Two RNAs folded together computationally: RNase P RNA and transfer RNA, 506 nucleotides in total. Its mean pLDDT, the model's own confidence on a scale to 100, is 78.

RNA sequence: AGUGUGGGCGAUCUGGUCGCGCCACGCGCACGGCGUCGGCGCCCGAGGCGGGGCCCAAAGCUUCGCCCAGCACGGGCCGGCGCGCACGCGUGGUGAGGAAAGUCCGGGCACCGUAGGGCAGGGUGCCAGCUAACGGCUGGGCGCGUAAGGCGACGGCAAGUGCAACAGAGAGUAGACCGCGUCGCGCCCCUAUGGGGCGGGGCGUAAGGGUGAAAGGGUGCGGUAAGAGCGCACCAGUGCCCCUGGUAACAGGGGCAGCUAGGUAAACCCCACCCGGUGCAAGGUCCGAUAUGGAGAGAGAGCCUGCCCGGCUCGCUAACAUCUCCGGGUUGACCGCUACAGGAGCGCGGCGACGCGCUUCGCAGACAGAUGACUAGACGCGGACCCUAGCGGGUCCGGUGACAGAACCCGGCUUACCAGCUCACCUGCCA
RNA sequence: GCCAAUGUAGCUCAGCGGUAGAGCAGCCGAUUCGUAAUCGGCAGGUCGUCAGUUCAAAUCUGACCAUUGGCUCCA
Numbered sequence: 001a002g003u004g005u006g007g008g009c010g011a012u013c014u015g016g017u018c019g020c021g022c023c024a025c026g027c028g029c030a031c032g033g034c035g036u037c038g039g040c041g042c043c044c045g046a047g048g049c050g051g052g053g054c055c056c057a058a059a060g061c062u063u064c065g066c067c068c069a070g071c072a073c074g075g076g077c078c079g080g081c082g083c084g085c086a087c088g089c090g091u092g093g094u095g096a097g098g099a100a101a102g103u104c105c106g107g108g109c110a111c112c113g114u115a116g117g118g119c120a121g122g123g124u125g126c127c128a129g130c131u132a133a134c135g136g137c138u139g140g141g142c143g144c145g146u147a148a149g150g151c152g153a154c155g156g157c158a159a160g161u162g163c164a165a166c167a168g169a170g171a172g173u174a175g176a177c178c179g180c181g182u183c184g185c186g187c188c189c190c191u192a193u194g195g196g197g198c199g200g201g202g203c204g205u206a207a208g209g210g211u212g213a214a215a216g217g218g219u220g221c222g223g224u225a226a227g228a229g230c231g232c233a234c235c236a237g238u239g240c241c242c243c244u245g246g247u248a249a250c251a252g253g254g255g256c257a258g259c260u261a262g263g264u265a266a267a268c269c270c271c272a273c274c275c276g277g278u279g280c281a282a283g284g285u286c287c288g289a290u291a292u293g294g295a296g297a298g299a300g301a302g303c304c305u306g307c308c309c310g311g312c313u314c315g316c317u318a319a320c321a322u323c324u325c326c327g328g329g330u331u332g333a334c335c336g337c338u339a340c341a342g343g344a345g346c347g348c349g350g351c352g353a354c355g356c357g358c359u360u361c362g363c364a365g366a367c368a369g370a371u372g373a374c375u376a377g378a379c380g381c382g383g384a385c386c387c388u389a390g391c392g393g394g395u396c397c398g399g400u401g402a403c404a405g406a407a408c409c410c411g412g413c414u415u416a417c418c419a420g421c422u423c424a425c426c427u428g429c430c431a
Numbered sequence: 432g433c434c435a436a437u438g439u440a441g442c443u444c445a446g447c448g449g450u451a452g453a454g455c456a457g458c459c460g461a462u463u464c465g466u467a468a469u470c471g472g473c474a475g476g477u478c479g480u481c482a483g484u485u486c487a488a489a490u491c492u493g494a495c496c497a498u499u500g501g502c503u504c505c506a
Base pairs, nucleotide, nucleotide: 002427004425005424006423007422008421009420012378013377014376015375016374017373018372020095021094022093023092024091025090026089027088028087032085033083034082035081036080037079038078041077042076043075044074045073047067048066049065050064051063052062053061054060097403101414102413104412105411106410107409108408109279110278111277112276116309117308118307119306121275122274123273124272125271126140127139128138129137130136141154142152143151144150155270156269160268161267162264163263177209178208179205180204181203182202183201185199186198187197188196189195190194217235218234219233220232221231222230236260237259238257239256240255241254242253243252244251245250283335284334285333286332293326294325295324296323297322300314301313302312303311328505329504342361343360344359345358346357347356348355349354379401380400381398382397383396384395385394386393387392432502433501434500435499436498437497438496441455442454443453444452449486457473458472459471460470461469479495480494481493482492483491
C1' cells in the first nucleotide's frame, strides 16, 4: 500500500411565501354553551315543592305541611347583560425515527366478582454475571476461521421408543453378491497313491472389491487354512477413578477398561428452569338518545383459553340466567396520555454488560389522524464536455437527495437503508 | 391500533419427512350427420420468497412478503 474486520458520527443545510397539529398569552363575543334579568314581554302545561312510610334501588303508591288558577312550579320563544367553556382573530413557543417498521420476545400499566391445585400445552437450554424482565446484553469455555474478529437452537441418542425412500448381500446386539480360505461332488488334462483347470455345493471369513448420505476406529507386527481387537505396540476417541488450576463450564496430567457405543431430539421423549388470560378498541367519568322491543332455543351459563377437582356469582318451568336471529339508539366529550427502568455531562466502583452519586435539560401527543407544499441559493450525487502528465479543477444539464413516518409507554431482537466522514485493529498475498 | 388464519396446476382443495396428486377447466383422439354427455390419452408445478436442521423438506424451524377474517359503546 492492497485486501479484510469491528465500531462511531450522520441521516442534507440556509432563506422567502403560503399551510397544519398542540401549548401559553392577549383581544373579541358573530355563531354554539352556561348564568342572570325582563313587577308575567309573548306562548304552553294543572298541578308543584318539602318531610315520612312501602320498596335492594329506580319507577310507582300512600300520608302530612306549604304554594297555586290573577305573579305556584316547570318548559319554550324573543330580547338585554355577564362569563369566556367552546369559537374567531393575533402574537410567541414547539412539532417524527434510527429504525417510528415487522409485531418476533420481555416488562410496566389496566381489567378479568378466583388470578386456587393437578394434568395437558408452550417456551428456553455450555458456565458465570447484568437487568424490572427477556429468547437480550457482558465476560468466560468449547468448535470452525492465518488473524483482527465473526458465527453456533451449544443439555441428553453410553435412558427408552421410533425413522432411514432408492440402491445394496446386509441399514443396526448387521451382513456372504464378487473375492479369500477350506471340505466334499461332477467333468477334463498331464510326466498319474500325485499335480492342475473348469463348474456347482456346504462351512469359515469383514482384509480387498461393489452399493449407498451413512457399512460397526486407524497404522504396523504377530497370529491364522484364510481372516478378524483375536493378541500386542503406537495413534485417535469414549467411559470410570484420582490429582492440579478454575466459582463454574472446562482445561492439563496420570491410571484402569479392547470399551470403539453410527446418524437423527428444528422425531416422540427424558432432565433442568420459566410461563394465568386479555390488550389502551385495556379500563374509568360525564352528557345525550332509544323499545327492560319481537321470535326461537333453554337448564344450565359465566368467572383461566383445553380437561379434571375445588370455590364464587347469576339462573333453574313459564320465565328480566344465558345463547342465536331480527330490530332500536349512539357512533359525543374528558381522563387513561405522555415525567420517564428519561436524555446529556461529570465523578466513583466493576475487565465488561451495568450500578451508585451529583449537576443540568424538558423534548410530538393527533383521533381519519398535524409535522407539509412551492421557490431561491449552498452542499453532496450522477451524466456530458473542457483543462491538466497525474492528483485534481471548471462549465452545463438532471420529474438528482436512501430507507421510511409516531398513535399507551419502555428494554431488546429482526428486517429496510443513497452517498459520505471518522476511529481502532488484522496480515494466508506483494514489496 | 390490536388479535388470528391462510398461501400447492388456470380454479377449488388433498398430501404433513422418502420420486407432488384429485375434481373441474384445457388439448388430442374415439363415438355422432353435428354438438353435448360418455370413453381413452396428454400437457401443465421454483409447493409465496430466502435461509437453517436433516442423507433427504411442500411437510420441521426462523426471517420476510402477500392475502383474508375478527375486535367500539348502550339497552